Molecule: Glycine riboswitch aptamer
Organism: Thalassospira australica
C1' cells in the first nucleotide's frame, strides 16, 4: 500500500395474515336505553412468518465433535397505525484474507 470478507454504530427502502362475542370507552337520539365507532381488556377459533428459536437437507468437513437455507414447524412474535423486522443499499470506525 491494495483489500475479498465480517463486525458495531447511524441512515433509506423493507412483505405477510382476521372476524366474532362479551365489557370499558366516544358520539347521538331517547330517558335509561337505541345506533354508530373503537387503536383498550378478555374469550372460543382462525391465519402470517422475513427478530429470535427448532428441525430435516443439497452441500460442506472428517480421528472426535460436526457446520449448514429464504425450505419445513410455529415455541415465542406478528396479523388498523406506530414499533419490530430477515434482506439489499449508503456512510463513519474497527479487524482483516490476499498481493
Nucleotide at each position: 500500500a491494495u483489500g475479498a470478507u465480517c463486525c458495531c454504530c447511524g441512515u433509506g427502502g423493507g412483505a405477510g395474515a382476521g372476524g366474532c362475542c362479551g365489557c370499558a370507552g366516544u358520539c347521538u337520539g331517547a330517558u335509561u336505553u337505541u345506533g354508530a365507532c373503537c387503536a383498550g381488556c378478555g374469550g372460543a377459533c382462525g391465519c402470517c412468518g422475513a427478530a429470535g428459536g427448532a428441525g430435516c437437507a443439497a452441500c460442506c468437513a472428517c480421528c472426535c465433535c460436526g457446520g449448514a437455507a429464504a425450505c419445513u414447524c410455529u415455541c415465542a412474535g406478528g396479523c388498523a397505525a406506530c414499533a419490530g423486522g430477515a434482506c439489499c443499499g449508503c456512510g463513519c470506525g474497527g479487524a482483516g484474507a490476499u498481493g